Predicted 3D model of a 72-nucleotide RNA (transfer RNA) from Candidatus Yanofskybacteria bacterium RIFCSPHIGHO2_12_FULL_45_19b. The coordinates come from a structure-prediction model, not an experiment, and the mean pLDDT is 81. Its Rfam family is "tRNA". Rfam links the family to the GO term triplet codon-amino acid adaptor activity. Rfam describes the family as follows. Transfer RNA (tRNA) molecules are approximately 80 nucleotides in length. Taxonomically the source falls in Candidatus Yanofskyibacteriota (Bacteria, Bacteria candidate phyla). The sequence was found in a public genome assembly.
RNA sequence: GGGCGUGUAUUUUAACGGUUAGAAUCGGUCUCUUAUAAAGACCUGGCGAUGGUUCGACUCCAUCCACGCCCA
Numbered sequence: 001g002g003g004c005g006u007g008u009a010u011u012u013u014a015a016c017g018g019u020u021a022g023a024a025u026c027g028g029u030c031u032c033u034u035a036u037a038a039a040g041a042c043c044u045g046g047c048g049a050u051g052g053u054u055c056g057a058c059u060c061c062a063u064c065c066a067c068g069c070c071c072a
Stems, first nucleotide, its partner, number of pairs: 001071007011024003018055001027043005048064005
């Protein structure tokens, strides 16, 4: 330099173009316990960026950014 793939919560991830983006985990509070652990309840927190298509975009398209793989 060329080609391909992946970007969603602290992390691992789900989500036919259509209801308020869901789960586990981490963190916080509470219940239970003599206390701790375990268990349970609740809370917090997210679509890589910018444009485009569309009545409607995490989802489709373009460019850019980051990471990974292959070729040279």